[in-house]
Context: one part of a larger RNA
Molecule: small-subunit ribosomal RNA, 3' minor domain
Organism: Firmicutes bacterium HGW-Firmicutes-11
This record gives sequence, C1' cells and structure tokens, in this order.
RNA sequence: CACCGCCCGUCACACCAUGGAAGUUGGGGGGACCCGAAGCCAGUGAUCCAACCGUAAGGAGGAAGCUGUCGAAGGUAAAACCAAUGACUGGGGUGAAGUCGUAACAAGGUAGCCGUAUCGGAAGGUGCGGCUGGAUCACCUCCUU
Repeated sequence: CACCGCCCGUCACACCAUGGAAGUUGGGGGGACCCGAAGCCAGUGAUCCAACCGUAAGGAGGAAGCUGUCGAAGGUAAAACCAAUGACUGGGGUGAAGUCGUAACAAGGUAGCCGUAUCGGAAGGUGCGGCUGGAUCACCUCCUU
C1' cells in the first nucleotide's frame, strides 16, 4: 500500500501434532484360587536312643517318622492400570499459491449480534425471543452550554 481495501467458510494439495476405534503386542503391580520346598512352631510318636535316676526292669529326657498352621518358587482364571501399535474415522494447526461463492467490516448493499429451532456445497438462510455495541428522518422528555 488506505474499498482496485479488508475479510469468512467449504473443497483440493502438503506437512505436523492430536481425539475415537474391532483389536494386537508389551510392562509393572495388586487381589482370588490351586499346589506347596526348606525351615520354625504345634500335635502325634506302637519305632529308636551313649550321658541323668535306677543293680535291673524301667523312669526322665530326647530322636526318626507321620499330621497340621505359616511359608518361597510355580500354576489357573478374571479384572484394572500404563505404554506402543491399529483398518477406518473426527475435528485442529501451519503453508507461497489454488477452487467455489461473498457471510462480516460503510445503512457492507436484507443493520448487526446473542439464544434457540430448522434448512442448505460453504460461508450462511429462515422462524421465534432478546440486545444496541445500528445509520438516517421526524417528534417527545430530561441534562449541559
């Protein structure tokens, strides 16, 4: 750069991050259930035993074994969480320039905007209600000079 201005949305292209998604893969942890080593403890202990008592028999004490509680590892099924990935899909951002229109900014050529319903390639249109942050003309009331 000042209306030959500014500017909105769809669409097309490229890139970026991101939401949804049948699922897939991986991770750590927790709970439930199954199994249950060593060991401690408890029970049992017809079998066994040098120390103590006893001349002895036996007693006292102890041991193997067995059972149980606890119990590591392991196993089963389900759920949650985290991460990655996922056909397809949703919008978002950026981009010199492209396509379609021209919604907004002047009364922007139907004043605009807000809410809502509905319709439409898109900006958007229409209906109802609301606001003035509307231009113009006329009148009324009030205030200031």